[in-house]
Context: one part of a larger RNA
RNA sequence: GAUUGAACGCUGGCGGCAGGCCUAACACAUGCAAGUCGAGCGAGAAAGCCUUCGCUUCGGGUGAGUACAGCGGCGGACGGGUGAGUAAUACAUGGGAAUCUGCCUGGUAGUGGGGGACAACAGUUGGAAACGACUGCUAAUACCGCAUACGCCCUACGGGGGAAAGUGGGGGACCUUCGGGCCUCACGCUACCAGAUGAGCCCAUGUCAGAUUAGCUAGUUGGUGGGGUAAUGCCCUACCAAGGCGACGAUCUGUAGCUGGUCUGAGAGGAUGAUCAGCCACACUGGGACUGAGACACGGCCCAGGCUCCUACGGGAGGCAGCAGUGGGGAAUAUUGCACAAUGGGCGCAAGCCUGAUGCAGCCAUGCCGCGUGUGUGAAGAAGGCCUUAGGGUUGUAAAGCACUUUAAGUUGGGAGGAAAGGGUAGUAGUUAAUAACUGCUAUCUGUGACGUUACCAACAGAAUAAGCACCGGCUAACUCCGUGCCAGCAGCCGCGGUAAUACGGAGGGUGCAAGCGUUAAUC
Numbered sequence: 001g002a003u004u005g006a007a008c009g010c011u012g013g014c015g016g017c018a019g020g021c022c023u024a025a026c027a028c029a030u031g032c033a034a035g036u037c038g039a040g041c042g043a044g045a046a047a048g049c050c051u052u053c054g055c056u057u058c059g060g061g062u063g064a065g066u067a068c069a070g071c072g073g074c075g076g077a078c079g080g081g082u083g084a085g086u087a088a089u090a091c092a093u094g095g096g097a098a099u100c101u102g103c104c105u106g107g108u109a110g111u112g113g114g115g116g117a118c119a120a121c122a123g124u125u126g127g128a129a130a131c132g133a134c135u136g137c138u139a140a141u142a143c144c145g146c147a148u149a150c151g152c153c154c155u156a157c158g159g160g161g162g163a164a165a166g167u168g169g170g171g172g173a174c175c176u177u178c179g180g181g182c183c184u185c186a187c188g189c190u191a192c193c194a195g196a197u198g199a200g201c202c203c204a205u206g207u208c209a210g211a212u213u214a215g216c217u218a219g220u221u222g223g224u225g226g227g228g229u230a231a232u233g234c235c236c237u238a239c240c241a242a243g244g245c246g247a248c249g250a251u252c253u254g255u256a257g258c259u260g261g262u263c264u265g266a267g268a269g270g271a272u273g274a275u276c277a278g279c280c281a282c283a284c285u286g287g288g289a290c291u292g293a294g295a296c297a298c299g300g301c302c303c304a305g306g307c308u309c310c311u312a313c314g315g316g317a318g319g320c321a322g323c324a325g326u327g328g329g330g331a332a333u334a335u336u337g338c339a340c341a342a343u344g345g346g347c348g349c350a351a352g353c354c355u356g357a358u359g360c361a362g363c364c365a366u367g368c369c370g371c372g373u374g375u376g377u378g379a380a381g382a383a384g385g386c387c388u389u390a391g392g393g394u395u396g397u398a399a400a401g402c403a404c405u406u407u408a409a410g411u412u413g414g415g416a417g418g419a420a421a422g423g424g425u426a427g428u429a430g431u432u433a434a435u436a437a438c439u440g441c442u443a444u445c446u447g448u449g450a451c452g453u454u455a456c457c458a459a460c461a462g463a464a465u466a467a468g469c470a471c472c473g474g475c476u477a478a479c480u481c482c483g484u485g486c487c488a489g490c491a492g493c494c495g496c497g498g499u500a501a502u503a504c505g506g507a508g509g510g511u512g513c514a515a516g517c518g519u520u521a522a523u524c
Stems, first nucleotide, its partner, number of pairs: 001524004006520005013371006019364002021329001026327003030324003035074003040071002048062004054058001081282003090207007099199002104195008112146001114144002121136006152161003166187006174181002208254003215245003220242008257279004261272004284305005307318004335361001337360003343357001344355004374404004384395004408465001410460005418451001422446009468513005473494003479508005489496002
């Protein structure tokens, strides 16, 4: 000199853009953060309103096939947080072969015919609760056989094995048990082949410090047989061999998430890994598996432990390193805000629902950038202050005065863009038996904004509402007076202060930065 996720002191007008628990991976009250689908399925309220006097209670309609719950499907493995662990099961770069991959894309072949349950529900019943138990009824795109098998799997090459599910829209003939069949379209379902995406695995090279850590290793190193996995492999197991690593630093100890990057520097380097992006690891602590295409799963399950809470003492409930917020720790770090309007995600044919992701707003000079705090004129060089050799000098065109301007702030009014979609109607093309339905395109009408009192524009009034901080001995730009008297104090280094202190304290003046200025800490 540059820089910072900074803090502290003094001061503080506005805006834009960014950033904001670096400490206790400490403990957490409360609310929200993952749901959705009735076009998979069975069931199904109530309040309110209306009604008739059929009626003493009651009943009927509507609310509504709505709400709540249940079975089933998809999603809760993404998104969001944190950096405890990890020095290599990680990361970066470059290779590799023995693998899987829901949804998505292209293609091939199918989607026939049956069966038995379990929730919900009803009844009985246990428990303080959490939550159950028994009996009975029932549906399905839930479950299980049978049939079929182009691809597929196994094979001793003779053969053997294995699947599915329907739902919704529309409809001219024909049939009908009046439910529909049948045709067609859409969404699905099954098997297989490819692709894409994602993931698992292996290898090489690189990746902090300590030798006051020199030897380490028994599934250890290799082989064979077997098991296991989606898959290779001592991953596991039996047997056999005795290997494997190490001063090119093994092992041990300490520290640490890694990278793109960031800061600095002419560079080489050094330091660093906040925000943003990629990867990894973790989810109260430790362990385990289940489900699933994918987890050994933050807001799933089981066990153990610690902590907190409820309890009828028998037993139960919980996990903010999600967003806010609280206590605590600390020099120190924000709102228990608004909205799904946009972007993206989940579910759904769709309308749509959910989304503390996200978009915005609030707080903080934390940083960067921009603007303003007036402009011109004005010498009687006013008054006052300070200094003085007492003449004057300086503050100083500074002020006052005169003439103007109105950015920003304020008040009033106007006012984009972020909106694409979605819905209605018409036309047209595809599909089809069809002019129906559906899908695509076009036209037209309608129509969705949290931010938001938006940006921006115009008008109004008046210099009106807006300057401080540090320093002035040398380094280092900037000097005098008074007070003090090795005292009080200053100080980054050299050093000042013991009676004329440009170095302490105050004043006047000056210098430098400026909505900041200094100090401290840290890096180059």

This is a predicted structure of a 524-nucleotide part of an RNA (small-subunit ribosomal RNA, 5' domain) from an uncultured prokaryote. The coordinates come from a structure-prediction model, not an experiment, and the mean pLDDT is 86. Its Rfam family is "Bacterial small subunit ribosomal RNA". Gene Ontology terms of the family: ribosome and structural constituent of ribosome. The RNAcentral record of the full RNA draws on ENA.